[in-house]
Context: one part of a larger RNA
RNA sequence: GAGUACGCGAUAAAGUGGAUGAGAAAACCACUCGCCGUAAGCCUAAGGUUUCCUGGGGAAGGCUAAUCCGCCCAGGGUUAGUCGGGACCUAAGCCGAGGCCGAAAGGCGUAGGCGAUGGGAAACGGGUUAAUAUUCCCGUACCACUCGGUGGGCGCUUGAGCGAAGGGGUGACGGAGAAGGGUAGGUCCUACCGGUAGCUGGCAUGCCGGGCCAAGCCUGUAGGGGGAGGCUCCAGGCAAAUCCGGAGCCUCACUAACCCUGAGAGGUGAUGGGGACUCCUUCCUACGGGAAGGGGGACUGGGCUGAGCCCAUGCUCCCGAGAAAAGCCUCGUAGCGAUGCUCACCGGGUGCCCGUACCGCAAACCGACACAGGUAGGCGGGCAGAGUAUGCUCAGGCGCU
Numbered sequence: 001g002a003g004u005a006c007g008c009g010a011u012a013a014a015g016u017g018g019a020u021g022a023g024a025a026a027a028c029c030a031c032u033c034g035c036c037g038u039a040a041g042c043c044u045a046a047g048g049u050u051u052c053c054u055g056g057g058g059a060a061g062g063c064u065a066a067u068c069c070g071c072c073c074a075g076g077g078u079u080a081g082u083c084g085g086g087a088c089c090u091a092a093g094c095c096g097a098g099g100c101c102g103a104a105a106g107g108c109g110u111a112g113g114c115g116a117u118g119g120g121a122a123a124c125g126g127g128u129u130a131a132u133a134u135u136c137c138c139g140u141a142c143c144a145c146u147c148g149g150u151g152g153g154c155g156c157u158u159g160a161g162c163g164a165a166g167g168g169g170u171g172a173c174g175g176a177g178a179a180g181g182g183u184a185g186g187u188c189c190u191a192c193c194g195g196u197a198g199c200u201g202g203c204a205u206g207c208c209g210g211g212c213c214a215a216g217c218c219u220g221u222a223g224g225g226g227g228a229g230g231c232u233c234c235a236g237g238c239a240a241a242u243c244c245g246g247a248g249c250c251u252c253a254c255u256a257a258c259c260c261u262g263a264g265a266g267g268u269g270a271u272g273g274g275g276a277c278u279c280c281u282u283c284c285u286a287c288g289g290g291a292a293g294g295g296g297g298a299c300u301g302g303g304c305u306g307a308g309c310c311c312a313u314g315c316u317c318c319c320g321a322g323a324a325a326a327g328c329c330u331c332g333u334a335g336c337g338a339u340g341c342u343c344a345c346c347g348g349g350u351g352c353c354c355g356u357a358c359c360g361c362a363a364a365c366c367g368a369c370a371c372a373g374g375u376a377g378g379c380g381g382g383c384a385g386a387g388u389a390u391g392c393u394c395a396g397g398c399g400c401u
Base pairs, nucleotide, nucleotide: 014032015031016030017029018028033399034398035397036396041379042378043377047359048358051357052076053075054074055073056072057071061069062068081142082141083355084354085353086352088119089118093114094113095112099108100107101106123140124139125138126137127136143351144350145349146348147347148346149345150344151343152342153341154340161336162335166331167330168329169328170327174318175317176316177315180311181310182309185305186304187303188302189301192210193209194208195207196206212273213272216268217267218266223261224260225259226258227252228251229250230249231248232247233246234245236244237243274299277296278295279294280293281292282291283290284289319322365374366373381393382392383391384390
């Protein structure tokens, strides 16, 4: 400057008591009150980069105070074969050996490569820390590669099998619509388990609370799709082929069998875990209770509702006719090739690198600010309702310094 701008950032709201402290309207504890509740709750991507947790601090930052903090100081904290990424693949696009073009700089582009927003092996439940957890621990699994054992089959030069930058199949895909079967979730009742006399006249056949559990493995259902198998021949698949394709014939079948696919339910997993509540011990206590450790503990049967999730890359219809490559299966060229190959069961081993804290509709991201703005995806209970509208409310979170 200036007691100037009458600003201080949503009118969701506070009150009382206690404790700490030099000091308390704002920090902490308790009890009330209020606000959000398709959010003002929860998970996660981007971005941020330690802001996370603990102890301490009180200069500055905090639009006031501050014992408090996303502030300052110190210490601590992020654990993976299975989650995400890489050691795999390719799309648009980008780079680009040679090459073509161009005063130069450079532009384009073949081979090749990079590049996820897509494809591609495998994990669930519980417990635990002040702070991490599908990562640690417990329990139960699974995948890939590899080694061995037992048994069966085939083969040992008349050679099984391996075999690629090769062939084929699969991967592999649009839009709209409809119906069905389920599950999650919800709700009502229930045997059952548990709490309950509260300053109280009544109330206990009452009131209130709880009424579970994954992957995996076994089974192969509601359904969906396809005829299936064999022999012979062939000038196609840029060579070969027993593979694919084409042709002929045979067998079985054609309400079907057989094959492929397929939720869910059931069983197991589980003599496990969780669990309202309760008992014991220890410690603390503002005597209401709280913390840690240990023990017990119902968990059953049914009705209704019901997904945008699963079956489903399904089905039906339509025209604008709807990625690629790896992987996987199969074929087999050159070549390799024999205490070999393969199938089943059992057992052993190996499994690297990076991310992982915390915020994440926000005081931690983008907005110069602790800014009424902006920010992709998932979950999002109940009553009323067509509804994610609207009102009230659970869990949970806040009362916006």